[in-house]
């Protein structure tokens, strides 16, 4: 140096054009003499980053930046 992937909540991952969920994890509150377990409820995100297309973009398109991985 050329290519593939991948980059969504704290952490794993879904979602591939109609304005973002799930699971752990946090919080309150029920349950308990405490604790755990268990069950409701809520917080949390401008989807790496910049533009372009479109009535609309996490999603298609270009550039860039990290990461792995191959090629040289």
């Nucleotide at each position: 140096g050329c290519g593939a992937u991948a980059g969504u909540a704290g952490c794993u991952c879904a979602g591939g054009g109609g304005u973002a969920g799930a699971g752990c994890a946090c919080a309150a509150c029920c349950u308990u003499c405490c604790c755990a377990c268990g069950g409701u409820u809520g917080g949390g995100g401008u989807c790496g980053c910049g533009a372009g297309u479109u009535c609309g973009a996490a999603u298609c398109u270009c550039g860039u930046c990290u990461a792995u991985c191959g090629c040289u």